[in-house]
This is a predicted structure of a 75-nucleotide RNA (transfer RNA) from a Chthoniobacterales bacterium. Rfam family: tRNA. It is annotated as a transfer RNA. Rfam links the family to the GO term triplet codon-amino acid adaptor activity.
Order: sequence, then C1' cells, then structure tokens
RNA sequence: GCCAGUAUAGCUCAGCGGUAGAGUAGGGGACUCAUAAGCCCUUGGUCGCAGGUUCGAAUCCUGCUACUGGCACCA
Repeated sequence: GCCAGUAUAGCUCAGCGGUAGAGUAGGGGACUCAUAAGCCCUUGGUCGCAGGUUCGAAUCCUGCUACUGGCACCA
C1' cells in the first nucleotide's frame, strides 16, 4: 500500500429500516441476630466521527478515524 472484519450502557454482547435491549457491574428494598448468596425494584447511551438517501437510519450509501486479521513490499 491492497483486501476483509470489528466499533452499541462501566464490562461482555444482541438488535441489521419503524419506541435502543440482555447479562454483569453500580444504587435501593425485602430477607437475616448479622454478613454473603439468592430474590424484587432501579440508575446508566452524541449506537466511533462527518456527510448523503429516506416520512423515518444503530441498521442502507460515501469519506475518515481506531483496532484485529490476511496479502504485498522490505530497496
């Protein structure tokens, strides 16, 4: 340099045009002599960035950024 993949909650991930979710973590409650576990409730999001298409974009298109892998180069 070329090609492909990934980027969504603190963490691990789902969602692939029509209200942004799960587990875990965090907070609260109940239980217990008390603590932990388990149980119930709950906070938390510029969906990597910028444009475009659309009535409507996390989702489709273009460019860019970061990371991962493969190929090439290595004079």